[in-house]
RNA sequence: AUCUUAUCGAGAGAGGUGGAGGGACUGGCCCUUUGAAGCCUCAGCAACCGGCUUACCGCCAAGGUGCUAAAUCCAGCAAGCUAGAGCUUGAUAGAUGAGGA
Numbered sequence: 001a002u003c004u005u006a007u008c009g010a011g012a013g014a015g016g017u018g019g020a021g022g023g024a025c026u027g028g029c030c031c032u033u034u035g036a037a038g039c040c041u042c043a044g045c046a047a048c049c050g051g052c053u054u055a056c057c058g059c060c061a062a063g064g065u066g067c068u069a070a071a072u073c074c075a076g077c078a079a080g081c082u083a084g085a086g087c088u089u090g091a092u093a094g095a096u097g098a099g100g101a
Base pairs, nucleotide, nucleotide: 002100003099004098005097006096007095008094013042014041015040016039017038021031022030023029025076026075027074028073043068044067045066048064049063050060051059052058072093077090078089079088080087081086
């Protein structure tokens, strides 16, 4: 990098360093010098893998990941409804885990 599959309206941040960006992309809308990204330390959330259980349900959180503004921040393509604004559903794209070649 690619394929399969599950989930994505819940939850959970402080300090140090750093010094202007960040929220994947595009448009919008936001966050940010009352300090962005990145890095470090500590803490937390969750329960995919994992452990207990004959097994399901359920329970646990030492370990492997992941995550800790806003619904994946909203939309993007298609269909339906609607006078319209807009709403709903499904895909696409993306993220994360597990597995495969």